[in-house]
RNA sequence: GGCGACGUAGCUCAGUGGCAGAGCAAGCGGCUCAUAAUCGCUGGGUCCUCAGUUCGAGUCUGAGCGUCGCCACCA
Numbered sequence: 001g002g003c004g005a006c007g008u009a010g011c012u013c014a015g016u017g018g019c020a021g022a023g024c025a026a027g028c029g030g031c032u033c034a035u036a037a038u039c040g041c042u043g044g045g046u047c048c049u050c051a052g053u054u055c056g057a058g059u060c061u062g063a064g065c066g067u068c069g070c071c072a073c074c075a
Base pairs, nucleotide, nucleotide: 001071002070003069004068005067006066007065010024011023012022013021018055026042027041028040029039030038048064049063050062051061052060
């Protein structure tokens, strides 16, 4: 330098055009003499950024940024 994948909650991820979610973690509570396990509830989001398409974008398009992988090049 070329190509591809990915970017959503603290972490791991789902959501393939119409209300942003799950598990784990956190907080509170039930159970227990107590702890663990287990059960219930609650909080937590600039969906990487900017622009475009659309009545409507996490989702589609373009550019950019970042991470990872493959290939190539240089000394």

The RNA shown here (transfer RNA) has 75 nucleotides and comes from an Anaerolineae bacterium. Its mean pLDDT, the model's own confidence on a scale to 100, is 82. RNAcentral holds the sequence, with entries from ENA. Rfam family: tRNA. By type it is a transfer RNA.